[in-house]
Molecule: TPP riboswitch aptamer (THI element)
Organism: Paracoccaceae bacterium
RNA sequence: CGCCUCACCUCGGGGUGCCUUUGGGCUGAGACGCAUGUGCGGACCCGUUGAACCUGAUCCGGGUAACUCCGGCGGAGGGAAGGUCCAGUGAACGUCU
Numbered sequence: 001c002g003c004c005u006c007a008c009c010u011c012g013g014g015g016u017g018c019c020u021u022u023g024g025g026c027u028g029a030g031a032c033g034c035a036u037g038u039g040c041g042g043a044c045c046c047g048u049u050g051a052a053c054c055u056g057a058u059c060c061g062g063g064u065a066a067c068u069c070c071g072g073c074g075g076a077g078g079g080a081a082g083g084u085c086c087a088g089u090g091a092a093c094g095u096c097u
Stems, first nucleotide, its partner, number of pairs: 007084004011047004017026003032041004053078003059072004
């Protein structure tokens, strides 16, 4: 000096069901709260090495009390990024022992 991985900072993207005897139950990282037909906030996940998430989809097969439950679809299409010179001290987070 360059590269890779991790971490951090800032910015951004996203989803928020099914059932119920209304007590709660199921899956999951997440199914929350407050205003209202959409917005704000929090948590969680993801940011091109892109299956976070959307379209296909009122899809197909299996399973279930039911379902965004499991698999196919899927070597299909779309989809949101920039930065961090070294040393010491302190704080926070992550990892290891």